Predicted 3D model of a 108-nucleotide RNA (SAM riboswitch aptamer (S box leader)) from Oceanobacillus jordanicus. Its Rfam family is "SAM riboswitch aptamer (S box leader)". Rfam links the family to the GO term regulation of gene expression.
[in-house]
């Protein structure tokens, strides 16, 4: 990098070191940010995808705990919305599904 599956409204932050940007890419908002963005490091939490240990079970498989490892995550539904569709209360409205994106575990 493709591809296939499953997840995607819960959860979890503090010190350093540096310093203008950040919230995936475009567009429109709408927020964060010099009371310190991204980034990298130290150290914690979270969470249960793989994996470990136990419990059920004849077994598997499941399911329930647990949390050594591997990885992810730690503002705000993936921040919101674009495409399609419902639906009334015609609103910057509500809901349903595509897309896209992350993220895990396989395969190429």
């Nucleotide at each position: 990098c493709u591809c296939u599956u499953a997840u995607u409204u819960a959860g979890a932050g503090a010190g350093g070191u540096u310093g203008a940007g950040g919230g995936a890419a475009c567009u429109g908002g709408c927020c964060c940010g010099c009371u310190g963005a991204a980034a990298c490091c130290u150290c914690g939490g979270c969470a249960a995808c793989c994996g470990u240990u136990g419990a059920u079970u004849a077994a598997c498989a499941a399911u329930c705990a647990u949390a050594a490892g591997g990885u992810g995550c730690u503002a705000a539904u993936u921040c919101c919305a674009g495409c399609a569709g419902a639906c009334u209360u015609u609103a910057c409205g509500u809901c349903u599904g595509a897309a896209a994106g992350a993220u895990a575990a396989g395969a190429g």